Two RNAs folded together computationally: RNase P RNA and transfer RNA, 423 nucleotides in total.

[in-house]
Parts: sequence; C1' cells; structure tokens
RNA sequence: GGAGUCGGCCUGGCAGCCGCUGUGCCGCAGUGGUAGCGCGACGCAGAGGAAAGUCCGGGCUCCGCAGAGCAGGAUGCAGGGUAACCCCCUGGCACGGCGACGUGACGAACAGGGCCACAGAGACGAGUCCCGGAGGGUUACACCUUCGGGGGUGAAACGCGGCAACCUCCAUCCGGAGCAACACCAAAUAGGCAAGCGCGUGGCGUAACAAGCCACUUCAGGUCUGCUCGACCGAGCUUGCGGGUAGGUGGCUAGAGCGCGGGGGUGACCUCGCGCCCAGAGGAAUGGCUGCCGGCCCGGCGGGUGACCGCCGGACCACAGAACCCGGCUUAUCGGCCGUCUCCCGCU
RNA sequence: GCAGGCAUAGCUCAACGGGGAGAGCGCGACGUUGCCAGCGUCGAGACGUGAGUUCGAGGCUCACUGGCUGCCCCA
Repeated sequence: GGAGUCGGCCUGGCAGCCGCUGUGCCGCAGUGGUAGCGCGACGCAGAGGAAAGUCCGGGCUCCGCAGAGCAGGAUGCAGGGUAACCCCCUGGCACGGCGACGUGACGAACAGGGCCACAGAGACGAGUCCCGGAGGGUUACACCUUCGGGGGUGAAACGCGGCAACCUCCAUCCGGAGCAACACCAAAUAGGCAAGCGCGUGGCGUAACAAGCCACUUCAGGUCUGCUCGACCGAGCUUGCGGGUAGGUGGCUAGAGCGCGGGGGUGACCUCGCGCCCAGAGGAAUGGCUGCCGGCCCGGCGGGUGACCGCCGGACCACAGAACCCGGCUUAUCGGCCGUCUCCCGCU
Repeated sequence: GCAGGCAUAGCUCAACGGGGAGAGCGCGACGUUGCCAGCGUCGAGACGUGAGUUCGAGGCUCACUGGCUGCCCCA
C1' cells in the first nucleotide's frame, strides 16, 4: 500500500418565520365563590435502529387462579446466562475458507412401522453379474456346496446401509384468548321488565269465539302552532327501572429504564454507588418554507506529466412513521466514524 | 390494531404418507367451407420469490411478497 474478518456507534448540522400534540405556570370572560371547560401568552418535551414482519418469549387483563390425564404443538451436542425463549455466551464435533473467521433442527436407525424412483445382477426381503481354487456330480459340460478375488451402476452395494425438516421412541416445555383484552360513566332508536290509564258502536267473518277486514266518530291518546276551532291518525299511550350500543374516561407509559464509575466472570451477564426522567396521539400530533454549512453526482473554466486540486453553476439527501409495554430473531437501508485480527506485495 | 387460511397455464381446478405436472374453457397455426360458425389435427403457455433438508421438493422447514376472511351488542 492492497484485499479481507469481527465488534461497537451515528443516521445530516445551525439560524429565522409560520403551524401541531402533551404538560407546567400566569392572565381573561361567563355567575358571589370553588372545581372543571374555553381562549390567549410564556417555559419545557415531542419517532426508530429497525417504530416494519407479527416469527418466538414474557409482563398485564379477562375466562373456572387452570390441579391431573389424553390429544395436539414446540424444542433437541455439553455446560452456562436470563423473567422467559425457536434468543445469547463458552467449549466439543462436522463442513467451508490459505487465514482471521463463518455456518450447522448436531438426541435415537440392534423398540417398531414405512420409503429408497431411474440405473444396476442385486436397494436390505432375498439372493448371485464375472473370474479363480477345492469338494460333490457328469464321458465332458450343465448343476450343487464352500472359500477367495473383481469390474460396472448408483447418493448408498450387504456393513450393526441411508432417510427421523416420514411416522415414531426418548428427554424437556406449553391452559385459552388477546389493549378491538378489561374496568367505569352513559344519549337517540329498537327490544326487555314493572306500574298507571285505555282498548267505543255497527257490519262481514266463525258451529260459537278469536284473529283479520270495512264503515262511523259519541272514546283514551297522538300530530299539525303555545291556546281555541278544524283536519288527519287512532289501539295503544305515559312514567319508572335494568342490560347494552354510539360517545367519553381509565388501562397509558417510572420501566426486566437510561448514563457514568467501581467490583466479579474467558464471555453472555450479574452486582454496588451516584445522577437523570426520556412521546403518549388516538381517523391518529412530532410538520412546512427560507438562508448558510456538510456530503454525493453532473456540466463548464483554470492549474498540474499524473493521481488530483481550485472556482462557478445545477440536481439530489438511505430505509422508513410510535399506537399497551418489554427481551430477541428476521427483513429493508444512502453513507460515515472508531477499534480488533488475518492474508498478500514493497521498503528499512 | 389483532387473529386465521390461501397462492399450480389467461380463467376454473387436479396431481396429494417427496420420484420429473395434467384436464376443461380460452389462445395460435393448419385442414374442412364460396365465407363465417361448428368440427378435426397439431402447438405454445404454469408450480408466487429466495434459501435449507434430501440422491431427488409443486407437496417438508424457514424467510419474504401478494391477496382473502373474521373481530362489538341483542335476538
């Protein structure tokens, strides 16, 4: 100098103007006071490393506090970490890489069942493709028994075969649902229960009732205007109670929390001391504009042998947006910074 | 927001305890006809994507992508 490996961190910066959400404090008006609501001013705070996928594990809430068995599901080298884990750490083994290092569902195939296509003589049942030796047999072959050797096919060739991300066995673990969980307050309409008032006359209908239909307005009541008249509807009307919906409130952010330092441990991690408070929206805030700087790209001009440097102009700024919370995994991602180790080349 | 299935040809479906993917309709060409329809023959066309297990994957496992369904109360 080049090529890599592993680990950690950041995710454009500053200023001005106009807005949004939460919170603290102050002021103003309604009504004498208090609380709440509303408006205004000021201060403070306001997305992520993945907030994503919802793939695992837990907290929390309810369902019978859920104990036992069966079914079902998950995990699978050994030891450890953790609230727990399909997570993480250390070590072993196997594979890949020159190496740093990376990857691994990595228990059991003499408990049992199942499968092993094509090719191949033969695929786990049995048996024999070729050659040779010995014995039997035959005139000699063929054939039978036994021993040794061999090629080819195939992932695997008789060997305690391979496959358990086929069933299964063994060991361990798992109750179900999910904040649209759940709790409280509580409209209108419909429906439930209770009380009070009302359910008239005639005809058709029926064996007789009833239901239903028609006519009338002398009937409770309702609508049209607060009253009267009038018109229309007319068998139900009024009141109370309880459940529940819309809507509102809580759950709702102080936590397996963060930073610094000390100690233990190879490490994951644990522990002690000090300090800090760090979004809580909810049809859903965290934004928009301007200027300067930063980064990258393009074009022009100038300088330089060259890598490149300077000036001017223009375009662009990764993936992506909290929704009960947390620990992981996976996936997406422009770039930048720091550290560790390995290999190659050159020089001293 | 949460939960549960699904993905095979242009469309509708098969193949199912892993052994080389088919049917019907549709499409194209040819024949039949004076021309069209119809009919006949032939053909093209797919396992959503990427890894893993396995000798071998449409089916098994994982990740991603797309799309579908359900959620409250009374009766």

Rfam match: Bacterial RNase P class A. Rfam's curators write: Ribonuclease P (RNase P) is a ubiquitous endoribonuclease, found in archaea, bacteria and eukarya as well as chloroplasts and mitochondria. Its best characterised activity is the generation of mature 5'-ends of tRNAs by cleaving the 5'-leader elements of precursor-tRNAs. Rfam classes the family as a ribozyme.